[in-house]
RNA sequence: GCACUCGCGAGGGGAGAGUCCCGACGGCCGCAUGGGCCCGAGGGCGCCGAAGGGGCAAGCGCAGGGCGCGAAACUCUCAGGCAAAGAGGACCUUCGACGAGCGA
Repeated sequence: GCACUCGCGAGGGGAGAGUCCCGACGGCCGCAUGGGCCCGAGGGCGCCGAAGGGGCAAGCGCAGGGCGCGAAACUCUCAGGCAAAGAGGACCUUCGACGAGCGA
């Protein structure tokens, strides 16, 4: 000490699934009653998987009808999410005179 890998930071891209049903408080309309509309905490059913989280195959180890380690974009849907917008978003990518490893 190029490049490369990982981390960190910044930028770009980034899917899926109900604007379903009920609906407190509050607000508006009407002289008022009856009522209608808006917002919507909360609840119900259905659904999604790409934050996070859980599970395990081959294999390996210990032991010997067992136990342990063991990945994911697979799987479960706890969490989160389900009009648009916004937020989030695995992953991909670009940059970095940053940190680390390796090192032509």

This is a predicted structure of a 104-nucleotide RNA (Glycine riboswitch aptamer) from a Planctomycetia bacterium. It matches the Rfam family "Glycine riboswitch aptamer". Its family is annotated with glycine biosynthetic process in the Gene Ontology. Its mean pLDDT, the model's own confidence on a scale to 100, is 83.